[in-house]
RNA sequence: CGUGCGGGAGAGCUCCCGGACCGCCAGUCCGGGGCGCCGAAGGAGCAACGUCCCCGGAACCUCUCAGGCCAACGGACCGCUCG
Numbered sequence: 001c002g003u004g005c006g007g008g009a010g011a012g013c014u015c016c017c018g019g020a021c022c023g024c025c026a027g028u029c030c031g032g033g034g035c036g037c038c039g040a041a042g043g044a045g046c047a048a049c050g051u052c053c054c055c056g057g058a059a060c061c062u063c064u065c066a067g068g069c070c071a072a073c074g075g076a077c078c079g080c081u082c083g
Stems, first nucleotide, its partner, number of pairs: 001083002004080004012035001014034008036069003042065001043063003049056002
C1' cells in the first nucleotide's frame, strides 16, 4: 500500500410540474425544477515549519465543485485477517 470480514455519523422522504401504479382520493415510485440542509468518498484552501521568497506544506479545520439528506448503496476512520 492492497485484499477479505465486521463496526461506521450527519442532513427535508420539503415545495412545484410531468409520468406510472390505483376506478377516484390518498399513498408510493421515477424524472425535471426550486428553496433548505449535511460532510467522513473524491476535490479545493491554509497554520506551524522549511524556502532559491517562486513555492513546498496536515487534518475528522475550512469550502461545498462533486457527493449526500426513508432504506439500500456509498462512507473518512477503527478492529481483525491475508499478501

This is a predicted structure of an 83-nucleotide RNA (Glycine riboswitch aptamer) from a soil metagenome.
RNAcentral holds the sequence, with entries from MGnify.
Model confidence (mean pLDDT): 82 of 100.